A computed fold for a 76-nucleotide RNA from an Acidobacteriota bacterium, annotated as transfer RNA. Model confidence (mean pLDDT): 80 of 100.
RNA sequence: GUGAGCGUAGCUCAGUUGGCAGAGCUCUGGAUUGUGGCUCCAGCGGCCGGGGGUUCAAGUCCCCUCGCUCACCCCA
Numbered sequence: 001g002u003g004a005g006c007g008u009a010g011c012u013c014a015g016u017u018g019g020c021a022g023a024g025c026u027c028u029g030g031a032u033u034g035u036g037g038c039u040c041c042a043g044c045g046g047c048c049g050g051g052g053g054u055u056c057a058a059g060u061c062c063c064c065u066c067g068c069u070c071a072c073c074c075c076a
Base pairs, nucleotide, nucleotide: 001072002071003070004069005068006067007066010025011024012023013022019056027043028042029041030040031039049065050064051063052062053061
């Protein structure tokens, strides 16, 4: 350089045909317990890498761009 894949909560990942963004773990508070752990209840936490477009409506479709991973090509 060429091609492909990935980017969604602090972490690991879902998200169907475009129709109000979710789960587990973590964290905070509470219950339980002699204390802790386990278990249970409740809560906090992201506008979906960034920008633009299409649409009544975009995590989802289109374009540009950034980062990461893989394969291939060239030089040494």
Rfam family: tRNA. By type it is a transfer RNA.